Predicted 3D model of a 351-nucleotide part of an RNA (small-subunit ribosomal RNA, central domain) from an uncultured bacterium. Model confidence (mean pLDDT): 90 of 100. Rfam family: Bacterial small subunit ribosomal RNA.
[in-house]
Context: one part of a larger RNA
RNA sequence: UUGGGCGUAAAGAGCGCGUAGGCGGCCGUGCAAGUCGGUUGUGAAAUCCCGGGGCUCAACCCCGUGACUGCGUCCGAUACUGCACGGCUCGAGGCAGGUAGGGGAGAGUGGAAUUCCCGGUGUAGCGGUGAAAUGCGCAGAUAUCGGGAGGAACACCGGUGGCGAAGGCGGCUCUCUGGACCUGUCCUGACGCUGAGGCGCGAAAGCUAGGGGAGCGAACAGGAUUAGAUACCCUGGUAGUCCUAGCCGUAAACGUUGGGUGCUAGGUGUGGGCGGAUAUCGACCCCGUCCGUGCCGAAGCUAACGCAUUAAGCACCCCGCCUGGGGAGUACGGCCGCAAGGCUAAAACUC
Numbered sequence: 001u002u003g004g005g006c007g008u009a010a011a012g013a014g015c016g017c018g019u020a021g022g023c024g025g026c027c028g029u030g031c032a033a034g035u036c037g038g039u040u041g042u043g044a045a046a047u048c049c050c051g052g053g054g055c056u057c058a059a060c061c062c063c064g065u066g067a068c069u070g071c072g073u074c075c076g077a078u079a080c081u082g083c084a085c086g087g088c089u090c091g092a093g094g095c096a097g098g099u100a101g102g103g104g105a106g107a108g109u110g111g112a113a114u115u116c117c118c119g120g121u122g123u124a125g126c127g128g129u130g131a132a133a134u135g136c137g138c139a140g141a142u143a144u145c146g147g148g149a150g151g152a153a154c155a156c157c158g159g160u161g162g163c164g165a166a167g168g169c170g171g172c173u174c175u176c177u178g179g180a181c182c183u184g185u186c187c188u189g190a191c192g193c194u195g196a197g198g199c200g201c202g203a204a205a206g207c208u209a210g211g212g213g214a215g216c217g218a219a220c221a222g223g224a225u226u227a228g229a230u231a232c233c234c235u236g237g238u239a240g241u242c243c244u245a246g247c248c249g250u251a252a253a254c255g256u257u258g259g260g261u262g263c264u265a266g267g268u269g270u271g272g273g274c275g276g277a278u279a280u281c282g283a284c285c286c287c288g289u290c291c292g293u294g295c296c297g298a299a300g301c302u303a304a305c306g307c308a309u310u311a312a313g314c315a316c317c318c319c320g321c322c323u324g325g326g327g328a329g330u331a332c333g334g335c336c337g338c339a340a341g342g343c344u345a346a347a348a349c350u351c
Base pairs, nucleotide, nucleotide: 003323004322005321006320007305008304012319014201015200016199017198021194022193023192025088026087027086028085029084030083031082033081034080035077036076037075038074040072041071042070048066050064051063052062053061054060091191092188093187094186095184096183097182098181099180103177104176105175106174107173108172109171110154115149116148117147118146119145120144121143125136126135162169163168206247207246208245209244210243211242215241216240220236221235222234223233258318259317260316261315262314263313266296267295268294269293270292271291272290273289274288275287276286300307301306324351325350326349333344334343335342336341
């Protein structure tokens, strides 16, 4: 619960594709379903409203009028919605030319560093901390030089910067591949927006099978600290972190701000494109314009903070969601999952 809301108070689904549905640009013609006007029938009586009357009043009863907001019939109107037909190009899409990019997948490859192994030099310590100790080291460590193995991650560039729907993406090369932007305004001619269900994607951790394992490192062990220390610090270290295939489907999945369209002062930086001007050519600078991304600010909005052409302003369309705190994102049931668990989602009771 016919209401008001969802940046921070409860509330935007993690993200996309899309079914049904809802909504939908400009012009014309027709129809007249919605819509509007009128006619007529019906809308029983009682009840109800108003007026009048009867019981001493009232309740109650009686009379008259209205109302019964509705439905049907017929006539009419055609602005809007709808339906049918025709047309249009500004929405949407296509075409041609160009541009930037860590967008995605696969294969290959490079250097630095850590660790380990082999060899050389070399000797008594190294390491670690607040201080230490555990630990490593005369069976030769640490340090240093040469060689080798292996795994993971890519310093500088790097940015308030780029790309992607989100999650996310960063050495280099090749192959395959998605999207965006700009210019032309050539083509189609509303082909659009949203999207209940549905389907797909989805960090980390976790799970299954097989590989891999350098560093790091839950658990675990030891050393410290401490009243204790199942921690913080230190020495080790297994899962894991990596790869392939398959699950899981969550998050402070955040801009804590759903998507679309139009409208509403500016200033300044930066990324991509196009045009112009300047000019001896040219990157640059300057002017204009389109797209993206930041900062500052007008009106307006806001409880305030703040937002402010990337709106939280002014409007419309569609979806999702909220409705006091705890109980509880729990129980039960259902669906999904190998499991962990996920999704859906109460009540008693209590303040």